The RNA shown here (transfer RNA) has 74 nucleotides and comes from a Minisyncoccota bacterium.
It matches the Rfam family "tRNA". Gene Ontology term of the family: triplet codon-amino acid adaptor activity.
RNAcentral records the identical sequence in 2 taxa.
C1' cells in the first nucleotide's frame, strides 16, 4: 500500500430479509433474607448503537467518507 472482518451499557456479547419500547450475563447501587458476611429473591441507574453525511414515511441494520482494532497478501 491492497483485500476482508470488527466497533452496541463499566466489562464480555446478542440483535443484519429496515418497522413501532435497544437487550442478556457479569459488575454497580437500593430493598428483603442473615447477629453479620456470603448465597438467594426483587428493583433501579447506566447507551447520542465509533464519528460525519446520504437513501427512506421509518436506519444499530442499507450506501459513502473518516477514525480505531484485528487477520491475510505484498
Nucleotide at each position: 500500500g491492497c483485500a476482508c472482518u470488527c466497533u452496541u451499557a463499566g466489562c464480555u456479547c446478542a440483535g443484519u430479509u429496515g418497522g413501532u419500547u435497544a437487550g442478556a450475563g457479569c459488575g454497580u447501587c437500593c430493598c428483603a433474607u442473615u447477629c453479620a458476611c456470603a448465597u438467594u429473591g426483587g428493583g433501579a441507574a447506566g447507551g447520542u448503537c465509533g464519528g460525519a453525511g446520504g437513501u427512506u414515511c421509518g436506519a444499530a441494520u442499507c450506501c459513502u467518507c473518516c477514525a480505531g482494532a484485528g487477520u491475510g497478501c505484498a